[in-house]
Context: one part of a larger RNA
RNA sequence: GCCUGCGAGUUACUGCUGCGUGGCGAGGUUAACCCGUGUGUGGGGUAGCCGGAGCGAAAGCGAGUCUGAAGAGGGCGUGUGAGUCGCGUGGUGUAGACCCGAAGCGGAGUGAUCUACCCAUGGCCAGGGUGAAGCGCGGGUAAGACCGUGUGGAGGCCCGAACCCACCAGGGUUGAAAACCUGGGGGAUGAGUUGUGGGUAGGGGUGAAAGGCCAAUCAAACUCCGUGAUAGCUGGUUCUCCCCGAAAUGCAUUUAGGUGCAGCGUUGCGUGGUUGCUUGGGUGGGGUAGAGCACUGGUUGGUUGAUGGGCCUUCGCGGGUUACUGAGAUCAGCCAAACUCCGAAUACGCCUGAGUUUGAGCGUGGCAGUGAGACGGCGGGGGAGAAGCUUCGUCGUCGAGAGGGAAACAGCCCAGAGCAUCGGCUAAGGCCCCUAAGUGUGCGCUUAGUGGGAAAGGAUGUGGGAUCGCCGAGACAACCAGGAGGUUGGCUUAGAAGCAGCCAUCCUUGAAAGAGUGCGUAAUAGCUCACUGGUCAAGUGGUCCUGCGCCGACAAUGUAGCGGGGCUGAAGCGCACCGCCGAAGCCAUGCCAGCGACACUGUUUGGUGUUGUUGGGUAGGGGAGCGUCCUGCAUGCGGUGAAGCGCCGGAGUGAUCCUGGUGUGGAGUGUGUGGGAGUGAGAAUGCAGGC
Numbered sequence: 001g002c003c004u005g006c007g008a009g010u011u012a013c014u015g016c017u018g019c020g021u022g023g024c025g026a027g028g029u030u031a032a033c034c035c036g037u038g039u040g041u042g043g044g045g046u047a048g049c050c051g052g053a054g055c056g057a058a059a060g061c062g063a064g065u066c067u068g069a070a071g072a073g074g075g076c077g078u079g080u081g082a083g084u085c086g087c088g089u090g091g092u093g094u095a096g097a098c099c100c101g102a103a104g105c106g107g108a109g110u111g112a113u114c115u116a117c118c119c120a121u122g123g124c125c126a127g128g129g130u131g132a133a134g135c136g137c138g139g140g141u142a143a144g145a146c147c148g149u150g151u152g153g154a155g156g157c158c159c160g161a162a163c164c165c166a167c168c169a170g171g172g173u174u175g176a177a178a179a180c181c182u183g184g185g186g187g188a189u190g191a192g193u194u195g196u197g198g199g200u201a202g203g204g205g206u207g208a209a210a211g212g213c214c215a216a217u218c219a220a221a222c223u224c225c226g227u228g229a230u231a232g233c234u235g236g237u238u239c240u241c242c243c244c245g246a247a248a249u250g251c252a253u254u255u256a257g258g259u260g261c262a263g264c265g266u267u268g269c270g271u272g273g274u275u276g277c278u279u280g281g282g283u284g285g286g287g288u289a290g291a292g293c294a295c296u297g298g299u300u301g302g303u304u305g306a307u308g309g310g311c312c313u314u315c316g317c318g319g320g321u322u323a324c325u326g327a328g329a330u331c332a333g334c335c336a337a338a339c340u341c342c343g344a345a346u347a348c349g350c351c352u353g354a355g356u357u358u359g360a361g362c363g364u365g366g367c368a369g370u371g372a373g374a375c376g377g378c379g380g381g382g383g384a385g386a387a388g389c390u391u392c393g394u395c396g397u398c399g400a401g402a403g404g405g406a407a408a409c410a411g412c413c414c415a416g417a418g419c420a421u422c423g424g425c426u427a428a429g430g431c432c433c434c435u436a437a438g439u440g441u442g443c444g445c446u447u448a449g450u451g452g453g454a455a456a457g458g459a460u461g462u463g464g465g466a467u468c469g470c471c472g473a474g475a476c477a478a479c480c481a482g483g484a485g486g487u488u489g490g491c492u493u494a495g496a497a498g499c500a501g502c503c504a505u506c507c508u509u510g511a512a513a514g515a516g517u518g519c520g521u522a523a524u525a526g527c528u529c530a531c532u533g534g535u536c537a538a539g540u541g542g543u544c545c546u547g548c549g550c551c552g553a554c555a556a557u558g559u560a561g562c563g564g565g566g567c568u569g570a571a572g573c574g575c576a577c578c579g580c581c582g583a584a585g586c587c588a589u590g591c592c593a594g595c596g597a598c599a600c601u602g603u604u605u606g607g608u609g610u611u612g613u614u615g616g617g618u619a620g621g622g623g624a625g626c627g628u629c630c631u632g633c634a635u636g637c638g639g640u641g642a643a644g645c646g647c648c649g650g651a652g653u654g655a656u657c658c659u660g661g662u663g664u665g666g667a668g669u670g671u672g673u674g675g676g677a678g679u680g681a682g683a684a685u686g687c688a689g690g691c
Stems, first nucleotide, its partner, number of pairs: 001691006011095003015092010027050003033044003054061002064076004098236002101233001105226006116200009125190001127159003130155001134151006163187003167184005202218001204214003239625006249262005263370002265367007276356009290342001291340002296336009308324001309322005373398010403414003418591004423587003429581003432565003438578001440577006451567001457551002461548010478535005484508003489503003514529001518527002592615010626680001628677010644664005649658003
């Protein structure tokens, strides 16, 4: 991992509360217990319980009562009459209460054969080295101290086996081994090591101290018990079909992944008033978008200019002046969620008409689930007008929604799947090939493979439009010629002559020529331009708006920013038009089911026909069934072969069924109708076994 078996809403309190059904009914019912018995379904048993009257804290009163001084008012009742006892079933309370799952807490015990430390009694440490004290002898001294030499054999001394340890590396890592192997390493007379016996026990021991060790277990051992501890947490929870169908919000919460109430779902009953929803008309309130500046504030420039300052004058009063300051006024231009002289569209309230009408609405009872939402459009807040960001409002989709399109792609576009059909029409989106349908039509645009990724910015790309210049009295471009004189203007400067810089920028001759457009020189010179004439000959420049293109444009496996091939009077882009393809949409044909209306019929539930409408679905609510085991009653089958199992065939919307046929098997078993459950397996890192 697979297969087989097992594996999860049960039971009691005849608790509480609904629904269904039955008995009796202003009543209903017994419990313990007794009698009887064919062992029980019978007969007794009225204690008790519920209902029939309430109100008050109570005394108490009573269709009333309490409050109160009250014949007031108000509260709760009466008037409006149904209960009760069984059975079944939905929920709920108390219990383990759908099942499995803790880490843990407490009690009573078992452990020191491992290991820690201690006690008692024993064992062990090859060999080699060093050579303390003391002592002898000699020297030495007054005597010593001291020195030498010998002897001696000290030491948590040295080297190094056994023994003990475990520092490094390699191997091993489903191991040979749940801690090992190999080679090195440390201690090795000591705080050494070891045998045997004994002691200390769980909030306790022991610990040269690491929270170490206390039997492969230690921040509190192990065993059993309390115990099915608790688990707002995770996982799992077993047959079928039919109808409806949510929520991820508000308020509160030692609350935030839980829960209560409300909201939204379902189902029963009541209401039969259209009150609901959609839409037409009417009528309202509003202060948003926008706009505006009349208020509150902010803000740019101009004019005017009070006040204050500066300067001049002045003994003082005062006067003059000012490129300072700048209130206020005024003109023009703006800004605002907490500004408004104004002010929509929508939305909302009410009235009214129509549509919807098996429906919605409202009330009430049973049962829920939800209370993590996600993305998209629009309107806002937070953020950086970042985020597949966050937080509100509103609508949509997903959630719980399949189908077609977007290459692929929950949330985008189209569209809501009862079943069947080798029928038809369309939507979005498409129609050269992959690939269903146009190599469709007309007129333009694009040359960039733009299309088929991107900004500020840049550019004689190209199409369209507008406007302003010059032009047969000859423009624009090109070519030929001129482009002069006062003068080297003045200043400055070493120099400054059109051309470093400052100032001025005139006059003359002329067809025209700047006190000079650029290059150039040390300064001159030189080249050139503006400007003018000629040659030529018809258009030539500027600006603005707009369509489509160009540059800007660099990344990691491999083209790789059209799905691919490939595409250029297009298979790209724009406008217009005609066809076609294209879905589970719509239509057609047949069938099934739910709900309603009508008709007929019928033994209550019902049946048949016509007609209308509905049938995506998670959590969840409601309804109807299939199957397993046991059992009462009725009735069948079976050694002339039951159940079970294999193969074959048939039926039903399905769970399933047909004791069908055949083989195997060898003794039980089916149907109808009731009753009762250890009643349905794929999942729980499920449990056991097998492979």
This is a predicted structure of a 691-nucleotide part of an RNA (large-subunit ribosomal RNA, domain II).
The coordinates come from a structure-prediction model, not an experiment, and the mean pLDDT is 85.
The RNAcentral record of the full RNA draws on ENA.